[in-house]
RNA sequence: UCCGGGAUGGUCGAGUCGGUACGACGCGCGACUGUUACUCGUGAGGCGCAGGUUCGAAUCCUGCUCCCGGAG
Numbered sequence: 001u002c003c004g005g006g007a008u009g010g011u012c013g014a015g016u017c018g019g020u021a022c023g024a025c026g027c028g029c030g031a032c033u034g035u036u037a038c039u040c041g042u043g044a045g046g047c048g049c050a051g052g053u054u055c056g057a058a059u060c061c062u063g064c065u066c067c068c069g070g071a072g
Base pairs, nucleotide, nucleotide: 001071002070003069004068005067006066007065010025011024012023013022019055027043028042029041030040031039048064049063050062051061052060
């Protein structure tokens, strides 16, 4: 330098053909319990950055940043 894959709450992952971003763990509050824990209920919290296309973008297009692998 070129090619391929990836970036989604605090962590790990899902998200189909573009149409309300989902789950587990964790965290806050509450219930239960003699107490902690367990269990149950409830809540907060997220699409790497900047543009473009579209009525509508995590998803499609362009550039950039970072991570993994490969070629020279």